[in-house]
């Protein structure tokens, strides 16, 4: 110098005018005023996760949903950090929906001869017969057999390479590699790796039903909580019940069983009320609602996420919804031109809080740090 990788900031700046929220303080009876402060992101977006935090509530079980390599982190996850195996990449590095096919049920289309403990299509080898002819060879195979090594199909054909053997050929033997079983050794674990011993494999799929582990109750800020006002303490219809006991009857109590509510079913518990229709009032105000699992720097620990201390800090809270509008200068990046160390015009992304946080995924114009791999050249 180029071309990538991987992590991290950043997302114009000053000043001047106009106008907007809100907060603290004067002044002011109020209305308002004056001043000083703050005033939309990296994602604020998706509403896909896990939580804070309100409510229905007091248990348990199921259902019904989520994850799904091993070890950490964290409040908490399906996040995030290392590690292990598979895959891609020349690499630095990515990506993984990465338990379980001997619990058991399906699937594997079409081609192929055949797709599971299967099977001869085109061969190869012998052989009864033929048939040439140099009596040993070739030629044919219609019969009878071995044979799955070549070749054809296919995503995938019952281990694969080479050697020896055979009539021809096959783990038939042998060597290595695989593959089973058993043992050690490192490693907290997944796993890794030596060593033995057998000629030894019925394949693939679970983002196929399934099974195994772990985790979950809903419902949500339009949750909720007060205060004020107004209406018709409107109406109709169902289920609301029965039994035992005190004690012969009525009230009452207690206990069984119904009839319902109790934010997924059931069961226990608890509670009397419990549904449908129809028709009327308000839909106004406070609050919830911003100091928290917060930020920031520094030391210590860890490979790292990240803790733990120590110091410092307060960074919208709106309610048809504010956080804007216009002017001049500077800056960094692109474009066109030109009288080219310069000037002069143009353009510069995605986007906009509504109870909050911590992550995930999507959108995107750029600007800059740092490490680390690969090319080329030069010392």
């Nucleotide at each position: 110098a180029a071309a990538g990788u991987u992590a991290g900031c950043u997302a114009g700046g000053c000043a001047g005018u106009c106008g907007c929220g809100c907060u603290a303080a004067g002044u002011g009876u109020a209305a308002a005023u004056u001043u000083a402060g703050c005033g939309a992101g990296g994602a604020a977006a998706g509403u896909c996760c896990g939580g804070g935090c309100u409510c229905c509530u007091u248990g348990g079980a199921c259902a019904c949903a989520g994850u799904g390599u091993c070890a950490g982190g964290u409040a908490a996850u399906g996040c995030c950090u290392g590690g292990g195996c598979a895959g891609c990449g020349u690499g630095a590095g990515c990506u993984g929906a990465c338990g379980g096919c001997c619990a058991g049920u399906g699937c594997c289309a079409c081609a192929g001869a055949a797709a599971u403990g299967a099977u001869a299509c085109c061969g190869c080898c012998a052989u009864a017969g033929c048939g040439a002819u140099u009596u040993a060879u070739c030629g044919c195979g219609u019969u009878u057999g071995g044979u799955a090594a070549g070749g054809g199909u296919g995503a995938a054909a019952u281990g694969g390479u080479g050697c020896g053997g055979u009539a021809a050929g096959a783990g038939c033997g042998c060597a290595c590699c695989g593959c089973a079983c058993u043992g050690c050794u490192g490693g907290u674990a997944a796993c890794a790796g030596c060593a033995g011993u057998g000629g030894c494999a019925g394949g693939g799929u679970a983002a196929a039903c399934c099974c195994c582990a772990c985790u979950g109750g809903g419902a949500g800020c339009a949750a909720g909580a007060c205060c004020a006002a107004a209406u018709a303490g409107g109406a109709a219809c169902c289920c609301c019940g029965g039994g035992u006991a005190c004690a012969u009857a009525a009230u009452a109590u207690a206990c069984c069983c119904a009839u319902g509510c109790g934010u997924g079913u059931c069961c226990a518990c608890g509670c009397a009320g419990g549904g449908u229709u129809c028709g009327g009032g308000u839909a106004g105000g406070u609050u919830g609602c911003u100091a928290g699992a917060g930020c920031a720097c520094g030391u210590u620990g860890g490979c790292g996420a990240c803790a733990a201390c120590g110091u410092g800090u307060c960074g919208a809270g709106a309610u048809g919804a504010a956080u804007g509008g216009c002017u001049g200068c500077c800056a960094c990046g692109g474009g066109u031109g030109g009288u080219u160390u310069c000037c002069a015009c143009c353009c510069g992304a995605c986007a906009g809080a509504a109870c909050c946080c911590g992550g995930c995924u999507u959108a995107u114009c750029g600007g800059u740090u740092a490490a680390c791999u690969u090319u080329a050249c030069a010392u």